[in-house]
RNA sequence: GUGGCUUGGGCGAUCGCGCCGCUACACCUUAUCGUAAUUGCUGAGGUGAGUGAGUGAGGAAAGUCCGAGCUCCAAAGGACAGGAUGCUGGGUAACGCCCAGGGGGGGCAACCCCAUAGACAGUGCCACAGAAAAAAUACCGCCCGCAUAGCGGGUAAGGGUGAAAUGGUGAGGUAAGAGCUCACCGCAUUUCUGGUGACGGAAAUGGCAUGGUAAACCUCUUCCGGAGCAAGGCCGAAUAGGGGGGGAAAGGCUGUCCGCCUUGUCAGACUCCCGGGUAGGCCGCAAGGAGGUUGCGGGUAACCGCAAUCCAAGAUGAAUGAUCGCCCCGCGUAAUACGCGGACAGAACUCGGCUUAUAGAGCCGC
Numbered sequence: 001g002u003g004g005c006u007u008g009g010g011c012g013a014u015c016g017c018g019c020c021g022c023u024a025c026a027c028c029u030u031a032u033c034g035u036a037a038u039u040g041c042u043g044a045g046g047u048g049a050g051u052g053a054g055u056g057a058g059g060a061a062a063g064u065c066c067g068a069g070c071u072c073c074a075a076a077g078g079a080c081a082g083g084a085u086g087c088u089g090g091g092u093a094a095c096g097c098c099c100a101g102g103g104g105g106g107g108c109a110a111c112c113c114c115a116u117a118g119a120c121a122g123u124g125c126c127a128c129a130g131a132a133a134a135a136a137u138a139c140c141g142c143c144c145g146c147a148u149a150g151c152g153g154g155u156a157a158g159g160g161u162g163a164a165a166u167g168g169u170g171a172g173g174u175a176a177g178a179g180c181u182c183a184c185c186g187c188a189u190u191u192c193u194g195g196u197g198a199c200g201g202a203a204a205u206g207g208c209a210u211g212g213u214a215a216a217c218c219u220c221u222u223c224c225g226g227a228g229c230a231a232g233g234c235c236g237a238a239u240a241g242g243g244g245g246g247g248a249a250a251g252g253c254u255g256u257c258c259g260c261c262u263u264g265u266c267a268g269a270c271u272c273c274c275g276g277g278u279a280g281g282c283c284g285c286a287a288g289g290a291g292g293u294u295g296c297g298g299g300u301a302a303c304c305g306c307a308a309u310c311c312a313a314g315a316u317g318a319a320u321g322a323u324c325g326c327c328c329c330g331c332g333u334a335a336u337a338c339g340c341g342g343a344c345a346g347a348a349c350u351c352g353g354c355u356u357a358u359a360g361a362g363c364c365g366c
Base pairs, nucleotide, nucleotide: 001366002365003364004363005362006361007360009327010326011325012324013323014322015321017056018055019054020052021051022050023049025048026047027046028045029044030043031042033040058344062355063354065353066352067351068350069349070228071227072226073225075263076262077261078260080259082224083223084222086220087101088100089099090098091097102116103114104113105112106111117219118218122217123216124213125212126211139159140158141155142154143153144152145151146150167185168184169183170182171181172180186208187206188205189204190203191202192201193200194199232283233282234281235280242274243273244272245271246270253268254267255266257264291310292309293308294307295306296305297304298303328342329341330340331339332338
């Protein structure tokens, strides 16, 4: 210098919260048995109290950018519309993610970056400057000639303009120059060869390249139902069981079924529109899984397999906290005293990613 990993305060005391478990405690409700009835026995539920070697916010909980699990609406197909992806090969439940490679670019290097298919299918754009920006050229310059401060001819090596100007470097040649010729590089074609592949290597032939741009339209490749825990269910309560339109029995008509189409499903005392009402409680939600941890094996790796073991917040106007003491880290200081500071930041169904923020401390590789 560069790449990666861990951590990001610790311990104790006192008090205070949420959830879970237990209780032979107190109260309430309820069911069975029994009773004339109550008290009573047993069970269940709730509230309170007590108790416990129980437990309680992250690496990003953020962004809501992708992919799913799950829930509901769906029957499927379509070179329709719309959207996404974009070198090759692997991984994964899947992905726009990850790993390993190819190609290109940056760097002395370790390493880092790339929206990495197609420009001869078509359309568009390249402002200004410049002589000229695609069927594109001579402003300055160089050379030659003449009737010499001008005219004519040749030239595209040098200079200028610009993001970009009819391959590059060198030598020869020429009036001066130019692939004009040659060598090397580059480009094109063909053949051989290494690799699963993207691509790489070699040789031969040929003086040989009609600019760029597709995170411009477009073409091509691969893929894609919609909405979302405020999903969706249960209990209970309340209101206006109100008003209007269409159709009504299986040939067929009407309506519905992800934007459109096709086939088809379902319903038809149904469907569409307007208006009114819906306090509240419980589940979803003990998080049991594409799960965590440890060990072994396979693989360059991502990751996969096997074995053992563990279950570690569930709030609902929103808990996970406050105070004190000691220690730790960093800075200042002559100093062990003293002082200051200790990042980004808080779950709300769950998981796999990406992106963004992050004071400081430690370790490992190159």
Bacterial RNase P class A from a marine eukaryotic metagenome, 366 nucleotides, folded computationally.
It matches the Rfam family "Bacterial RNase P class A". Rfam's curators write: Ribonuclease P (RNase P) is a ubiquitous endoribonuclease, found in archaea, bacteria and eukarya as well as chloroplasts and mitochondria. Rfam classes the family as a ribozyme.
RNAcentral holds the sequence, with entries from MGnify.
The coordinates come from a structure-prediction model, not an experiment, and the mean pLDDT is 75.